[in-house]
Order: sequence, then C1' cells, then structure tokens
RNA sequence: UUCUUAUCAAGAGAAGCGGAGGAACUGGUCCUGUGAUGCUUCAGCAACCACCAACGUCGGUUGGCCGGUGCUAAUUCCAGCAAGUAGUGACACUUGAGAGAUAAGAA
Repeated sequence: UUCUUAUCAAGAGAAGCGGAGGAACUGGUCCUGUGAUGCUUCAGCAACCACCAACGUCGGUUGGCCGGUGCUAAUUCCAGCAAGUAGUGACACUUGAGAGAUAAGAA
C1' cells in the first nucleotide's frame, strides 16, 4: 500500500511548548490569538486484539481489564451517488451504496 471481516447516534481533557490555521477530499456549516492544528507529559474513555473470571448447547455469552492499538468539539459535523415516500417546486425524510476512520487477519 492492497484485500477480507466487524464497528462508526454512546463515552472520555488538563498542563507545558509553539504561533496560524483546522474539521480526510468537494460544497456547506463550524472551531480558532479567550491561542486552534501539531508535539510532549499526565489523566481519562472504550473494550477491537491479548489476558483473567463465571457460565456454557463447545459456535460462544456475560463481566473485568495492569498489556497492544485506538479515541477524548459538533452523529464519520451535515451533504455528495442511487432508489423510495410526501410535495407543483425549493426541499424534507427513509433505506442502500460509495468515500473515510479504527481494529483484527492476510498478501
């Protein structure tokens, strides 16, 4: 980097450094010198993997969590494509896809 599977409506921030952008892309909308993004430290959330315990129909289920990741503005911030419903329409809603993120496995 690519592929497969699963999840994405919940949850959880302070300090220091440093100075202008950031929220993947596009459009919107928003955050940001009352210092964003980033880096470091500490703290926390969660339970994908690992581990532990109980149960078990031996496929797992439930609970815990010191480890490996991840995460700690806004539903993945909303929409981008397709179908359906209502509507003259603007547009709204629902479902699915696509894109993206994370984990585990494989190449």

Notes:
The RNA shown here (SAM riboswitch aptamer (S box leader)) has 107 nucleotides and comes from Halobacillus dabanensis. Its Rfam family is "SAM riboswitch aptamer (S box leader)". From the family's description: The SAM riboswitch is found upstream of a number of genes which code for proteins involved in methionine or cysteine biosynthesis in Gram-positive bacteria. It was read from a public genome assembly, where an Rfam model found it.